[in-house]
RNA sequence: GGUUGCAUAGUGUAGUGGUUAUCACGUUCGCCUCACACGCGAAAGGUCGCCAGUUCAAGCCUGGCUGUAAUCA
Numbered sequence: 001g002g003u004u005g006c007a008u009a010g011u012g013u014a015g016u017g018g019u020u021a022u023c024a025c026g027u028u029c030g031c032c033u034c035a036c037a038c039g040c041g042a043a044a045g046g047u048c049g050c051c052a053g054u055u056c057a058a059g060c061c062u063g064g065c066u067g068u069a070a071u072c073a
């Protein structure tokens, strides 16, 4: 340098173009306990990597860019 894939909450992850983006762990608060852990209940946390385009509507489709992984040279 070429080709292919990936980028979604702190971490991992689901998500046929359709109107509140899923779950687990973690975090915070409450209950429980002398206390901690476990357990139970609740909450916060995402401008879906960036910029454009298509569409009535984009996490999803298209192009470019950035980062990353594999592979070829």
Base pairs, nucleotide, nucleotide: 001072002071003070004069005068006067007066010025011024012023018056027043028042029041030040031039049065050064051063052062053061
Transfer RNA from Pyronema omphalodes CBS 100304, 73 nucleotides, folded computationally. The prediction has a mean pLDDT of 82. Lineage of the source: Eukaryota > Opisthokonta > saccharomyceta > Pezizomycotina > Pyronema omphalodes. Its Rfam family is "tRNA". Rfam describes the family as follows. Transfer RNA (tRNA) molecules are approximately 80 nucleotides in length. Rfam classes the family as a transfer RNA.